[in-house]
RNA sequence: GGGCGUAUAGCUCAGUGGUAGAGCGCUGUUCUUAUAAAGCAGUGGUCCUGGGUUCGAUCCCCAGUACGCCCA
Numbered sequence: 001g002g003g004c005g006u007a008u009a010g011c012u013c014a015g016u017g018g019u020a021g022a023g024c025g026c027u028g029u030u031c032u033u034a035u036a037a038a039g040c041a042g043u044g045g046u047c048c049u050g051g052g053u054u055c056g057a058u059c060c061c062c063a064g065u066a067c068g069c070c071c072a
Base pairs, nucleotide, nucleotide: 001071002070003069004068005067006066007065010024011023012022013021018055025043026042027041028040029039030038048064049063050062051061052060
C1' cells in the first nucleotide's frame, strides 16, 4: 500500500427497513444465625462518528475512526 471482518446495556452476544432484546452482572426484598444458592420486584443504550437513500435506518449506500486477520 491492497483485500476482508468486527464495532449494539457494566461483560458475552442476538437482532436482514417500522419506537432494540437475551444470558450474566448490579440494586432492593423473601428465605437463612450469616453468606451462597433459590424465589420475587427493579436497574439498564446518543446501536463507533459524519453524511446520503427512504414516509421511516442498528439494518441499505459513501467517507472516516478503532481493533483483528490475510496479501504485498